[in-house]
């Protein structure tokens, strides 16, 4: 003493002064005093799972949705750790992505190119013709050929030999790739290595299929207590021989005309308690100033709202551990 990769810890502490919420005690009924206690690694997003609570007789079927390699952990999870195979990025450390099945059905494969999976532009070959200056010539039609040229990200296995009219996995050898209810070895397993056998219509996506899971709503859930006013219902009394109401405070009078009064009483509302916690809820406190300290400016993201486990996202700075470096010491 540079750059980078992975993992982890921290997210100030102390003193003084002022201030706030809650609890306890003492004062007292005005409150005041004392003591204790009072945000985060993400309290956030509200994405996943749970617990708890209510709804739903809570069962069965169809449908819909989610997940999808292996092992272990876990209550579970679109969770964690370790690992497997393929693809991608990087010199590397390392990061990232995919993964049931793919037998069936459907779609796509831009541009270029004849053709992107029943394809002939050129070339090569065969057959039948035509032309002349008669040739290893030019030219027309039909057919074969998916090997060569050319195009492309990709043209459907590479090299060699055989084969053929010319060609072609058409056949063979060796390789490469894929598959196997095959054998051996290693592994719990995904799988790997070796051998054997078989195969050549690819890639991506959707549907279908397979396996597992999923009722709905959420603490403003929900339970309990419960006023005023109105009132279901019940009882007693009064009432068309006029209860009661209006003009009107009272009497008379006039008008309207079937309920009225009292008691009991259920449900709902305000409110309270529980849910609810060694912060806690109530529109809601957890703060401010000054000084000191670490090399240094305490600066970043951010403020619990019922609880627990995860995931994701935001984040200044410092420290610790392990590792890598093309082209150079680290």
């Nucleotide at each position: 003493c540079a750059g980078g990769c992975g993992g982890g810890a921290c997210g100030a502490u102390c003193u003084g002064c002022c201030g706030c919420g809650c609890c306890u005690g003492c004062u007292u009924a005005g409150u005041g005093c004392a003591g204790g206690u009072g945000a985060g690694g993400a309290a956030a997003g509200u994405c996943c799972g749970g617990a708890c609570a209510g709804g739903g007789a809570a069962g069965g079927g169809c449908g819909c949705c989610c997940u999808g390699c292996u092992g272990c952990g876990g209550a579970a999870a679109g969770c964690g750790c370790a690992g497997a195979u393929g693809g991608g990025a990087g010199u590397a450390a390392u990061c990232u992505u995919a993964u049931g099945c793919c037998a069936g059905c459907c779609g796509u494969a831009a541009c270029a190119g004849a053709g992107a999976a029943u394809g002939u532009c050129u070339g090569c070959c065969g057959c039948c013709g035509g032309g002349c200056a008669a040739g290893u010539c030019c030219u027309g039609g039909c057919g074969g050929u998916g090997a060569g040229g050319g195009u492309g990200a990709a043209a459907a296995u590479g090299u060699g030999a055989g084969g053929c009219a010319a060609g072609a996995g058409c056949u063979c050898a060796c390789g490469g790739c894929g598959c196997a209810u095959c054998g051996g070895c290693a592994g719990c397993g995904a799988u790997g290595c070796c051998g054997u056998g078989c195969g050549g219509g690819u890639a991506c996506g959707g549907c279908a299929c397979c396996a597992g899971g999923g009722c709905c709503u959420g603490c403003a859930a929900a339970a309990c207590c419960a006023a005023a006013u109105a009132u279901a219902c019940u009882g007693a009394c009064a009432g068309a021989u006029g209860a009661g109401g209006g003009c009107u405070g009272c009497c008379c009078g006039c008008c309207c005309g079937a309920u009225g009064u009292c008691a009991g009483g259920g449900g709902g509302u305000a409110g309270g308690u529980u849910g609810c916690g060694u912060a806690g809820a109530u529109a809601a406190a957890u703060g401010g100033c000054a000084g000191a300290u670490u090399c240094a400016a305490a600066a970043a993201c951010a403020g619990a709202a019922a609880c627990c486990g995860g995931c994701u996202u935001a984040c200044g700075g410092c420290c610790c551990c392990g590792c890598c470096u093309u082209u150079u010491u680290a």

A computed fold for a 330-nucleotide RNA from Candidatus Cryptobacteroides sp., annotated as Bacterial RNase P class A. Its Rfam family is "Bacterial RNase P class A". The family's RNA type in Rfam is ribozyme. A source record names the gene rnpB. The sequence is in RNAcentral, with records from ENA. Of the family's consensus pairs, 93% are formed in the model.